[in-house]
RNA sequence: GAAAUAGAUCGCUAGGGUUCCGGCUCGACACAACCGAGGUCGAGUGACUGGUCCGAGAGCGAUCGACCUUCUCCACGAAGGUUACACGGAGGGAUAAAAGCCCGGGAGAU
Numbered sequence: 001g002a003a004a005u006a007g008a009u010c011g012c013u014a015g016g017g018u019u020c021c022g023g024c025u026c027g028a029c030a031c032a033a034c035c036g037a038g039g040u041c042g043a044g045u046g047a048c049u050g051g052u053c054c055g056a057g058a059g060c061g062a063u064c065g066a067c068c069u070u071c072u073c074c075a076c077g078a079a080g081g082u083u084a085c086a087c088g089g090a091g092g093g094a095u096a097a098a099a100g101c102c103c104g105g106g107a108g109a110u
Stems, first nucleotide, its partner, number of pairs: 007064006015054002020051002022048001023045007065083007085105001087108001091103003
């Protein structure tokens, strides 16, 4: 100076929007003497708390994996340890839509 490894999956959360559910608004329909409430349907609404849903490299936990040491001369097996550090745009992409998702431990910065 260069190369390689520094991992994977699952669960949860920060966070996210609005496909579905619910809420709210308006309208229509049926019942009803009228009004109102309630029922059904349609449209709108996420600066609607929510359920479903998405969801962290730099958040948490678990399992597995990897590496090292010892029991031990070897094998099987067991026990223990390590798995560090990490500031970060803009822009683009997917999904119904958005995001700390993906591009991306990117561009940059130190």
Notes
Model confidence (mean pLDDT): 81 of 100. Predicted 3D model of a 110-nucleotide RNA (Guanidine-I riboswitch aptamer) from Cellvibrionales bacterium UBA4495. The source organism's lineage runs through Bacteria, Pseudomonadati, Pseudomonadota, Gammaproteobacteria and Cellvibrionales.